[in-house]
Context: one part of a larger RNA
RNA sequence: CUGGGCAUAAAGCGUGCGUAGGCGGAUGUGCAAGUACCCUGUGAAAUCCCACGGCUCAACCGUGGAACUGCUCGGUAGACUGCGCAUCUUGAACUCGAUAGGGGCUGUCGGAACGAUAGGUGGAGCGGUGAAAUGCUUAGAUAUCUAUCGGAACGCCAAUGGCGAAGGCAGGCAGCUGGGUCGAUGUUGACGCUCAGGCACGAAAGCGUGGGUAGCGAACGGGAUUAGAUACCCCGGUAGUCCACGCCGUAAACGAUGCACACUAGGUCGGGGAGGUUUUGACGCCAUCCCGGCCGAAGCCAAUGUGUUAAGUGUGCCGCCUGGGGAGUACGGUCGCAAGGCUAAAACUC
Numbered sequence: 001c002u003g004g005g006c007a008u009a010a011a012g013c014g015u016g017c018g019u020a021g022g023c024g025g026a027u028g029u030g031c032a033a034g035u036a037c038c039c040u041g042u043g044a045a046a047u048c049c050c051a052c053g054g055c056u057c058a059a060c061c062g063u064g065g066a067a068c069u070g071c072u073c074g075g076u077a078g079a080c081u082g083c084g085c086a087u088c089u090u091g092a093a094c095u096c097g098a099u100a101g102g103g104g105c106u107g108u109c110g111g112a113a114c115g116a117u118a119g120g121u122g123g124a125g126c127g128g129u130g131a132a133a134u135g136c137u138u139a140g141a142u143a144u145c146u147a148u149c150g151g152a153a154c155g156c157c158a159a160u161g162g163c164g165a166a167g168g169c170a171g172g173c174a175g176c177u178g179g180g181u182c183g184a185u186g187u188u189g190a191c192g193c194u195c196a197g198g199c200a201c202g203a204a205a206g207c208g209u210g211g212g213u214a215g216c217g218a219a220c221g222g223g224a225u226u227a228g229a230u231a232c233c234c235c236g237g238u239a240g241u242c243c244a245c246g247c248c249g250u251a252a253a254c255g256a257u258g259c260a261c262a263c264u265a266g267g268u269c270g271g272g273g274a275g276g277u278u279u280u281g282a283c284g285c286c287a288u289c290c291c292g293g294c295c296g297a298a299g300c301c302a303a304u305g306u307g308u309u310a311a312g313u314g315u316g317c318c319g320c321c322u323g324g325g326g327a328g329u330a331c332g333g334u335c336g337c338a339a340g341g342c343u344a345a346a347a348c349u350c
Base pairs, nucleotide, nucleotide: 004321005320006319007304008303012318014201015200016199017198021194022193023192025088026087027086028085029084030083031082033081034080035077036076037075038074041071042070049065050064051063052062053061054060091191092188093187094186095184096183097182098181099180103177104176105175106174107173108172109171110154114150115149116148117147118146119145120144121143125136126135162169163168206247207246208245209244210243211242215241216240220236221235222234223233258317259316260315261314262313263312266295267294268293269292270291271290272289273288275286276285277284299306300305323350324349325348332343333342334341335340
């Protein structure tokens, strides 16, 4: 290179936008670059192959032929690819009208719980556990009532439900804002798909500066348990968890399943629409578009399973895999304040 693969065996980049590149709808027409055929020149000799011949045979050697699958001049063809022109509407986008939603950002307000402070009642315990103890408490705790302050999170609704590219998103209201879906004619006329580099987003933890801190709580201290107990249980508790701005760039970032398009039985449930039927009309029934699940025909699969949300049948493009350990390590490069990230071997060994 050919070939085989990537749900669970090694293998889909965490996600998107998009450059180069690759690939690309229908009809007509022109060109003739690719393509096919004919032809010109060339493709040294030796080698390989075929035939005949020379060494007693063979290896070896000689003569002739073929071959040298390539490049090239000229011509012909015009289906397909390409290029030019023209046209088209089904792909794509747009317009108008509706509409669902925890999609995002900012501000503001609210109640429950919790803690603190002050005051009232009250008077001996409270708390905690398997049992205890540390701890709190006559300087009046726990309990209870009132007032005030504070931070964080938003019960029920709630779902097998919704939205988002992913990470993720949930109290109410207001403002700003992204995307989607349905319906309707109309507009543009292939404007498309994918995407190496690149750019952006990206849970938690962690880092920098400043703030905040109710509860929880790595580290740490104490009490228990135990042979020990650097743990599990208990009492405390710093960073952190929260906010602003700036970094980090990872994850079982999972559907362990890249994106787009087409095609290939159904049944059932849920969310969002717009129709038909019933003189109007709820309900129902029928058909339809988008989204989310379950069960399943064929097919596929090593099996589990998957099955119009494919892991079926195909096409296009990208990423990735090639025995285990060494190792996602060393070295180099690059990014980062650091922690470290990305890229990524070999010796050796089984």
A computed fold for a 350-nucleotide part of an RNA from an uncultured organism, annotated as small-subunit ribosomal RNA, central domain. RNAcentral holds the full RNA, with entries from Greengenes. The prediction has a mean pLDDT of 90. Its Rfam family is "Bacterial small subunit ribosomal RNA".